This is a predicted structure of a 151-nucleotide RNA (FMN riboswitch aptamer (RFN element)) from Shimia aestuarii.
The organism belongs to Shimia, within Bacteria.

[in-house]
RNA sequence: UGAUGUUCUCAGGGCGGGGUGAAAUUCCCCACCGGCGGUAUUUGGGGGAGACCUCAUGAGCCCGCGAGCGGCCCGACCGAUGGUCGGGUGACAAGCAGAUCCGGUGCGAGGCCGGAGCCGACGGUGAUAGUCCGGAUGGAAGAGAACGUGC
Numbered sequence: 001u002g003a004u005g006u007u008c009u010c011a012g013g014g015c016g017g018g019g020u021g022a023a024a025u026u027c028c029c030c031a032c033c034g035g036c037g038g039u040a041u042u043u044g045g046g047g048g049a050g051a052c053c054u055c056a057u058g059a060g061c062c063c064g065c066g067a068g069c070g071g072c073c074c075g076a077c078c079g080a081u082g083g084u085c086g087g088g089u090g091a092c093a094a095g096c097a098g099a100u101c102c103g104g105u106g107c108g109a110g111g112c113c114g115g116a117g118c119c120g121a122c123g124g125u126g127a128u129a130g131u132c133c134g135g136a137u138g139g140a141a142g143a144g145a146a147c148g149u150g151c
Base pairs, nucleotide, nucleotide: 003149004148005147006146007145008144009143010142016030017029018028019027031131032130033120034119035065036064037063038062043056044055045054046053047052060118061117068096069095070092071089072088073087074086075085076084077083078082100116101115102114103113104112122134123133124132
């Protein structure tokens, strides 16, 4: 340095103003927010004579992942080809689950600069919710640490 085992820790932000109304943080106008890994024409530090090397950083809408819903499996109950509740399962590898263009720079832009757009699980609610309440003091992509094993 790479591989691998065990344990532990950590791991999501946001409705402020106005309008309508009996009622809206849910509608309308203006606003606000952006998980994890990857990629790299970003930025900063260090090294090198230089080509360049190295460390950190850098995408909501480029690639992939996560929670959620649905599906499937199991159980209980019921008004029973189904329904409700609870549990399990992410190889269920295109089930749902979402979104980007224009101009500039440049050899090259999906990532930089400028501009204009767009997107956001489920259940609840006195009225339709990315921002309120709830499952959730949960789970988790993953990040890190400690102690081992072997090369």